The prediction has a mean pLDDT of 84. This is a predicted structure of a 521-nucleotide part of an RNA (small-subunit ribosomal RNA, 5' domain) from an uncultured bacterium. Rfam family: Bacterial small subunit ribosomal RNA. The RNAcentral record of the full RNA draws on ENA and SILVA.
Context: one part of a larger RNA
RNA sequence: GGACGAACGCUGGCGGCGUGCCUAACACAUGCAAGUCGAGCGAGAAUUCCUUAACUGAUUCUCCGGAUGAUUUUAAGGAAGGAAAGCGGCGGACGGGUGAGUAACGCGUAGGCAACCUGCCUCUCACAGAGGGAUAGCCACUGGAAACGGUGAUUAAAACCUCAUAACGCCACUCUGAGACAUCUCAGAAUGGCCAAAGAUUUAUCGGUGAGAGAUGGGCCUGCGUCUGAUUAGCUGGUUGGUGGGGUAACGGCCUACCAAGGCGACGAUCAGUAGCCGGACUGAGAGGUUGACCGGCCACAUUGGGACUGAGACACGGCCCAGACUCCUACGGGAGGCAGCAGUGGGGAAUAUUGGGCAAUGGGCGCAAGCCUGACCCAGCAACGCCGCGUGAAGGAAGAAGGCUUUCGGGUUGUAAACUUCUUUUAUGAGGGACGAAGGAAGUGACGGUACCUCAUGAAUAAGCUCCGGCUAACUACGUGCCAGCAGCCGCGGUAAUACGUAGGGAGCAAGCGUUGUCC
Numbered sequence: 001g002g003a004c005g006a007a008c009g010c011u012g013g014c015g016g017c018g019u020g021c022c023u024a025a026c027a028c029a030u031g032c033a034a035g036u037c038g039a040g041c042g043a044g045a046a047u048u049c050c051u052u053a054a055c056u057g058a059u060u061c062u063c064c065g066g067a068u069g070a071u072u073u074u075a076a077g078g079a080a081g082g083a084a085a086g087c088g089g090c091g092g093a094c095g096g097g098u099g100a101g102u103a104a105c106g107c108g109u110a111g112g113c114a115a116c117c118u119g120c121c122u123c124u125c126a127c128a129g130a131g132g133g134a135u136a137g138c139c140a141c142u143g144g145a146a147a148c149g150g151u152g153a154u155u156a157a158a159a160c161c162u163c164a165u166a167a168c169g170c171c172a173c174u175c176u177g178a179g180a181c182a183u184c185u186c187a188g189a190a191u192g193g194c195c196a197a198a199g200a201u202u203u204a205u206c207g208g209u210g211a212g213a214g215a216u217g218g219g220c221c222u223g224c225g226u227c228u229g230a231u232u233a234g235c236u237g238g239u240u241g242g243u244g245g246g247g248u249a250a251c252g253g254c255c256u257a258c259c260a261a262g263g264c265g266a267c268g269a270u271c272a273g274u275a276g277c278c279g280g281a282c283u284g285a286g287a288g289g290u291u292g293a294c295c296g297g298c299c300a301c302a303u304u305g306g307g308a309c310u311g312a313g314a315c316a317c318g319g320c321c322c323a324g325a326c327u328c329c330u331a332c333g334g335g336a337g338g339c340a341g342c343a344g345u346g347g348g349g350a351a352u353a354u355u356g357g358g359c360a361a362u363g364g365g366c367g368c369a370a371g372c373c374u375g376a377c378c379c380a381g382c383a384a385c386g387c388c389g390c391g392u393g394a395a396g397g398a399a400g401a402a403g404g405c406u407u408u409c410g411g412g413u414u415g416u417a418a419a420c421u422u423c424u425u426u427u428a429u430g431a432g433g434g435a436c437g438a439a440g441g442a443a444g445u446g447a448c449g450g451u452a453c454c455u456c457a458u459g460a461a462u463a464a465g466c467u468c469c470g471g472c473u474a475a476c477u478a479c480g481u482g483c484c485a486g487c488a489g490c491c492g493c494g495g496u497a498a499u500a501c502g503u504a505g506g507g508a509g510c511a512a513g514c515g516u517u518g519u520c521c
Base pairs, nucleotide, nucleotide: 001521002520003519004518006517007516008515009514010513013390014389015388016387017386018385019383020382021348026346027345028344030343031342032341035090036089037088040087041086047080048079049078050077051076052075053074054073060067061066097301098300099299106226107225108224109223110222111221112220113219116218117217121214122213123212124211125210126209127208129163130162131161132160139152140151141150142149143148169194170193171192172191174189175188176187177186178185179184199206200205227273228272229271234264235263236262239261240260241259242258243257244256245255246254276298277297278296279295280291281290282289283288303324304323305322306321307320326337327336328335329334354380356379357378358377362376363374364373365372366371393423394422395421396420403414404413405412406411428458429457430456431455432454433453437448465510466509467508468507469506470491471490472489476505477504478503479502480501486493487492
């Protein structure tokens, strides 16, 4: 000198774009953050209408016997209506957060899989025949304070099951040919065995099953690279290898039984400490050094530890089970919870924001769609936290005014500075107009926002500080103080004439900032 997710002191006009718990992966009140599909299924509340029956009895007529029947209430049936819940499908494995752990094939880079999987999407081929038994819900009874259940009866499906159909699929075996890197792989042929489906509808379509390709996303393996310590020198028993078996989508001590005795290590094993890694960022002429906030890729984690289930995909942040700690409810028998999602609270700290608006755009989930959901996202709010831009006026103006400071008392300086004159209106305030962002077939659709922007009016009006002035280092005098009070980055100032302390005048530098502290180069 540069840089910062900064903090502190003094000061503070505006706008644009960014950024904002670095500490306690500490504990969390409250609200929201993942739903959707009625074009899969049964059932169907509120409400409205119609009909019938019963009750009520206004009004009118009256031959006083009665007739008429507005209105109210209830019940039954039908129609419309679609709430809440339930079965089923898809999605809750994405998106969002954090960096605790991890020195590791975790990450980066370059390869490999003749050892693998892939829902939704695209293309191609083929198919969808016949049956069955249940179960939620609802109803009845019933246990419990609650959470949550139990029994019985009954019901639907694209839920579940059985049979048929069956190959270019899978399995077994045989033959032929080709290839490779040991195990093997590919292509063709024959035989035997095995496996599927679901419908909906507004008739436009949307779905279902099997097979083969593709795309996308993942899984595994390997070479190289990846901090410090030897005041850590030996480490290792599923350990290293083999065979058989199991398991997995798949290879493999991944697991298991047996057999062998191996494997790693001064080219630093093991142990200990520290740490998420990278694209990048900062600095530097570069080499290098430091760093990994924001944005993007990968990994890991979700109160602590363990486990599996479901599923194409999880060993699953807002799923389940168990154990621990903690908090809450309880009728003491038993239950409930998990902000390292967005806000917000307490605590810790030098220190870090609103319990805001909207799905208008982009993107995601579901749906044929309309649409619903979306604290992702888009915006607004707070903070000079950073970068950038603008302003706080311009021109003229010497009686060089007054005042201040200083003086050798002549003056000098503040200083064209002010006053004053003439202008201007960025900004500010008021008024008027007023967007792009909207793309969807048309129409309609904007949170931001009456915002940006444009025009007019008013009036210099609303807007300057901070640090420094001994040398390094740009900028000097007076007074006070008297090795005191104090200053200080280094050298060093201060003990009676201090340009170094304090104040004032003046000056220098930067400027909505200026200094200080911390860290890196």